RNA sequence: ACCUUAUCAAGAGCGGCGGAGGAACUGGUCCUGUGAAGCCCGGCAACCUGAUGGCAUUUUACCAUGUGUCAGAAAAGGUGCUAAAUCCUGCGGAUUUUAUCCGAAAGAUGAGGA
Numbered sequence: 001a002c003c004u005u006a007u008c009a010a011g012a013g014c015g016g017c018g019g020a021g022g023a024a025c026u027g028g029u030c031c032u033g034u035g036a037a038g039c040c041c042g043g044c045a046a047c048c049u050g051a052u053g054g055c056a057u058u059u060u061a062c063c064a065u066g067u068g069u070c071a072g073a074a075a076a077g078g079u080g081c082u083a084a085a086u087c088c089u090g091c092g093g094a095u096u097u098u099a100u101c102c103g104a105a106a107g108a109u110g111a112g113g114a
């Protein structure tokens, strides 16, 4: 780099170092010296993880076991995130009249795979 799948309108610092850029890309629109990126610390969340419980299934039936699903403390670990809806937009459609809505693509993150 590629494939599958789930999620993307919630949440999170008036900290330290650092010094000019940043919000993926296009076009916009924004953030930034009342300090950008990056690093550290803190925090958020609950994808993996997760005691336990419900339901379905596996069984002739019950139990056990396995599988699926729903709820589940966030304490410990693996990631992630910590301006604006994934900031809006790029392709298609609906309404209707120039804006609103729906879907896709693209992107991000997790889990699994080759």
Base pairs, nucleotide, nucleotide: 002113003112004111005110006109007108008107013041015040016039017038021031022030023029025090027088028087042082043081044080047078048077049074052071053070054069055068056067057066086106091103092102093101094100095099
A computed fold for a 114-nucleotide RNA, annotated as SAM riboswitch aptamer (S box leader). The model forms 97% of the base pairs in the Rfam consensus. The prediction has a mean pLDDT of 78. The sequence was found by an Rfam model in a public genome assembly. It matches the Rfam family "SAM riboswitch aptamer (S box leader)". From the family's description: The SAM riboswitch is found upstream of a number of genes which code for proteins involved in methionine or cysteine biosynthesis in Gram-positive bacteria.